Predicted 3D model of a 350-nucleotide part of an RNA (small-subunit ribosomal RNA, central domain) from an uncultured Chthonomonadaceae bacterium. The coordinates come from a structure-prediction model, not an experiment, and the mean pLDDT is 90.
Context: one part of a larger RNA
RNA sequence: CUGGGCGUAAAGCGCGCGUAGGCGGGUUGGCAAGUCCGCUGUGAAAGCCCGGUGCUUAACGCCGGAGGGUCGGUGGAUACUGCCAGUCUUGAAGGUGCUAGGGGAAGAUGGAAUUACCAGUGUAGCGGUGAAAUGCGUAGAUAUUGGUAGGAACACCAGUGGCGAAGGCGGUCUUCUGGAGCACUCUUGACGCUGAGGCGCGAAAGCUGGGGGAGCGAACGGGAUUAGAUACCCCGGUAGUCCCAGCCCUAAACGAUGGAUACUAGGUGUCGGGGGUAUCGACCCCUGCGGUGCCGCCGCUAACGCAGUAAGUAUCCCGCCUGGGGAGUACGGCCGCAAGGUUGAAACUC
Repeated sequence: CUGGGCGUAAAGCGCGCGUAGGCGGGUUGGCAAGUCCGCUGUGAAAGCCCGGUGCUUAACGCCGGAGGGUCGGUGGAUACUGCCAGUCUUGAAGGUGCUAGGGGAAGAUGGAAUUACCAGUGUAGCGGUGAAAUGCGUAGAUAUUGGUAGGAACACCAGUGGCGAAGGCGGUCUUCUGGAGCACUCUUGACGCUGAGGCGCGAAAGCUGGGGGAGCGAACGGGAUUAGAUACCCCGGUAGUCCCAGCCCUAAACGAUGGAUACUAGGUGUCGGGGGUAUCGACCCCUGCGGUGCCGCCGCUAACGCAGUAAGUAUCCCGCCUGGGGAGUACGGCCGCAAGGUUGAAACUC
């Protein structure tokens, strides 16, 4: 000496469930596989290294010694790991009692608004822009009142707030259903952590079949702007956006930060439980738990910053990186109806 890394430089899989594997709490006894020690066998010769010696020297040769193995046998040690047996409760799970929530699925239902249509009032404009025009309107628009239809989204509440593994989730009600927190410390007794493959979920767009279609609106048509304007602005408008069933599987899928556990100054909000104090009571105050924010020591960092929700100090497991371009391309495999996805180079060049 026996790699260094992954918030922003290359690098955390989009997220979960879980197989193999890896790793794993306290304590007692046994075994002695790993581990350690002794003895022994073997590790041919040559070579390497050391000492000596022979060719005039060296190269080279010869003699002696040392060294060399995850090795075999045997005897011993038992701290640690392992295995077997027992035991414990703090990890984990369960129980009982409370609690919050846009967590998920299905069904039902409500009001505002937009649009269309019908009817009334009413008359010449409306709309739109930087300014206009296209457009709509005397076949009566815009405005206004009443009615009808249909689709989509749910103002206020709303919050640096809540829930979910992530994607994500927001009117109201009902049914079914997942997870979480707190209190008690009642039960089991390490049942745990991670997770290559695998399986499942996975915004938007897109695809297939069927429905639906109010508003919005890729493409497209028109009006403007402009040197041009395949744009930005305006008038229209198809797919789509919505529903059901089935695919697709990507993203700045971001906290650009994998998961788990433990430890390491404080301060201050907020959400959900608990305990105490106090009160007529809601508050207030003190305290402990679980989330979610901000500020800030030590420490870390190239800096920015992070800082009990770590990017600090450590351990375990997985994934990934190894100069830029070529390139997330080609070829092949797998997947897909397709679009394409996934795995993923090289030549060449700087």